RNA sequence: CGGGGUGUAGCACAGCCUGGUAGUGCACCUGCUUUGGGAGCAGGGGGUCGCUGGUUCGAAUCCAGUCGCCCCGA
Numbered sequence: 001c002g003g004g005g006u007g008u009a010g011c012a013c014a015g016c017c018u019g020g021u022a023g024u025g026c027a028c029c030u031g032c033u034u035u036g037g038g039a040g041c042a043g044g045g046g047g048u049c050g051c052u053g054g055u056u057c058g059a060a061u062c063c064a065g066u067c068g069c070c071c072c073g074a
Base pairs, nucleotide, nucleotide: 001073002072003071004070005069006068007067010026011025012024013023020057028044029043030042031041032040050066051065052064053063054062
């Protein structure tokens, strides 16, 4: 320098192809249970989807640029 993959809650990921309310598990908070802890049960909070721009009535999703990480080639 070129090519490919990847980035979504504290952590691990799904959703993207086929645009239409942002989800799951663990973790966290509250309550019940327990002498207490753990486990179990019930409820709750947390994100403007790496960043910038474009298309569209509408973008995590499509397009362009850019940044981080990983792999391959030179």